[in-house]
RNA sequence: GGGCGCAUAGCUCAGCGGUGGAGCAUCGGCUUUACAAGCCGGGGGUCACAGGUUCAAAUCCUGUUGCGCCUACCA
Numbered sequence: 001g002g003g004c005g006c007a008u009a010g011c012u013c014a015g016c017g018g019u020g021g022a023g024c025a026u027c028g029g030c031u032u033u034a035c036a037a038g039c040c041g042g043g044g045g046u047c048a049c050a051g052g053u054u055c056a057a058a059u060c061c062u063g064u065u066g067c068g069c070c071u072a073c074c075a
Stems, first nucleotide, its partner, number of pairs: 001071007010024004018055001026042005048064005
């Protein structure tokens, strides 16, 4: 230099055109003498960034950035 993959909640991930989700974590309540476990409920999002396509984009297209893997060249 070239190719491929990944980027979504604090963490790990699902979702692949039509209302943004799960588990864990966190907060409140119930329960307990108390803690843990359990049960109920709540909060938490620039879907990496920019542009394009579309009635509608996390999802499709282009570019950029970051990370990982493969490969070529130079030395």
A computed fold for a 75-nucleotide RNA from a Myxococcales bacterium, annotated as transfer RNA. Its Rfam family is "tRNA". The family's RNA type in Rfam is transfer RNA. The coordinates come from a structure-prediction model, not an experiment, and the mean pLDDT is 84. The organism belongs to Myxococcales, within Bacteria.